Predicted 3D model of a 108-nucleotide RNA (Guanidine-I riboswitch aptamer) from Metabacillus harenarius. The model forms 100% of the base pairs in the Rfam consensus. The prediction has a mean pLDDT of 83. Taxonomically the source falls in Metabacillus (Bacteria, Bacillati, Bacillota, Bacillaceae). RNAcentral holds the sequence, with entries from Rfam and Ribocentre. Its Rfam family is "Guanidine-I riboswitch aptamer". Rfam describes the family as follows. This family represents a conserved RNA structure found upstream of the ykkC and yxkD genes in Bacillus subtilis and related genes in other bacteria. The function of this family is unclear although it has been suggested that it may function to switch on efflux pumps and detoxification systems in response to harmful environmental molecules.

RNA sequence: AAAAAAGCUGUCUAGGGUUCCGUUGGUUGUUUGUCCUACCAAGUCUGGUCCGAGAGAGAGCGUAUAGCGAAUUCGCUAUAUACACGGAGGGAUAAAAGCCUGGGAGAC
Numbered sequence: 001a002a003a004a005a006a007g008c009u010g011u012c013u014a015g016g017g018u019u020c021c022g023u024u025g026g027u028u029g030u031u032u033g034u035c036c037u038a039c040c041a042a043g044u045c046u047g048g049u050c051c052g053a054g055a056g057a058g059a060g061c062g063u064a065u066a067g068c069g070a071a072u073u074c075g076c077u078a079u080a081u082a083c084a085c086g087g088a089g090g091g092a093u094a095a096a097a098g099c100c101u102g103g104g105a106g107a108c
Base pairs, nucleotide, nucleotide: 007061008060009059011057012056015051016050020048021047022045023042024041025040026039027038029036062081063080064079065078066077067076068075069074083103085106089101090100091099
C1' cells in the first nucleotide's frame, strides 16, 4: 500500500528441537583446595530465551442480518461468525515440530 469474509491479528497452550542462557560431566589456566576463565560433550538434561496449531483455548478488529437514531456517508444495540477423519515425501530456521506445503493427496 492492497486484499480477505469457512476473514485477519494478537496472547496462551499441546507439542518441538538445541542457536543463546542455565544444568551435569570432562579438560585446561591459577591455586593447598574451592570458586572463577577458556574449551569440549550431553536435549534419552527438569528448565529460561526461541519456534508453535485450518481441524486446540480465550480475546480484539472486521463482516453479515435485524432494530433504533441520524438524515446520502455514519453511529449505537442485539444476534451470528457453522462443520472439519487426514498420510508419506519435501521445505525453512541453529535445529525440529501439530510450523509451511495443507480445509493439500486421500478417506467418508